[in-house]
RNA sequence: UCCUCUGUAGCUCAGUGGUAGAGCACUCGCCUGUUAAGCGAUUGGUCGGAGGUUCGAAUCCUCCCGGAGGAG
Numbered sequence: 001u002c003c004u005c006u007g008u009a010g011c012u013c014a015g016u017g018g019u020a021g022a023g024c025a026c027u028c029g030c031c032u033g034u035u036a037a038g039c040g041a042u043u044g045g046u047c048g049g050a051g052g053u054u055c056g057a058a059u060c061c062u063c064c065c066g067g068a069g070g071a072g
Stems, first nucleotide, its partner, number of pairs: 001071007010024004018055001027041004048064005
């Protein structure tokens, strides 16, 4: 320098153009002698950044930033 993959909740990841979700964690409650386990509920997001396309973008296009791998 070039190529590929990747960036979404505190963590691990879904979401292939039409209101952003799950599991775990946190918090609260139930359960009990207490803890753990179990059950229920709540909270938590400028979807890496900036533009573009579109009636509508996490999703498609361009540039940039971070991470991983590869070529030279």
RNAcentral holds the sequence, with entries from ENA. A computed fold for a 72-nucleotide RNA from a Patescibacteria group bacterium, annotated as transfer RNA. The same sequence occurs in records of 7 taxa. Model confidence (mean pLDDT): 80 of 100. Its Rfam family is "tRNA". The family's RNA type in Rfam is transfer RNA.